This is a predicted structure of an 82-nucleotide RNA (c-di-GMP-I riboswitch aptamer) from a Gammaproteobacteria bacterium.
RNA sequence: GCAUGACAACGGCACGGCAUCCGAAAGGGUGCUUCGCAAAGCUACCGGUCUAAGGUUUGACUACGACAGCGGGGUUACCAGC
Numbered sequence: 001g002c003a004u005g006a007c008a009a010c011g012g013c014a015c016g017g018c019a020u021c022c023g024a025a026a027g028g029g030u031g032c033u034u035c036g037c038a039a040a041g042c043u044a045c046c047g048g049u050c051u052a053a054g055g056u057u058u059g060a061c062u063a064c065g066a067c068a069g070c071g072g073g074g075u076u077a078c079c080a081g082c
Base pairs, nucleotide, nucleotide: 001082002081004080005079012037013036016033017032018031019030020029021028022027035069041075042074043073045072046071047070048067049066050065054062055061056060
């Protein structure tokens, strides 16, 4: 430098559940637990998905809200390997 993960090692994160708080909701924060994850670190740039307070309407539509553990992109990176 690459981002390859075969063999290891130190560890890390935390689907879901419970408790509690924030939020209109989706969802998020904190603590305990843990299905999995070699980027399940960060990032809303692209696609996609979710919600609909407000607005438009009277079927519903709509993001300036949300999701990084839906996919892509960008960026950083432990150990081993090359």
Lineage of the source: Bacteria > Pseudomonadati > Pseudomonadota > Gammaproteobacteria.
Model confidence (mean pLDDT): 89 of 100.
Its Rfam family is "c-di-GMP-I riboswitch aptamer". About the family: GEMM was predicted in a large-scale screen for bacterial structured RNA regulatory elements.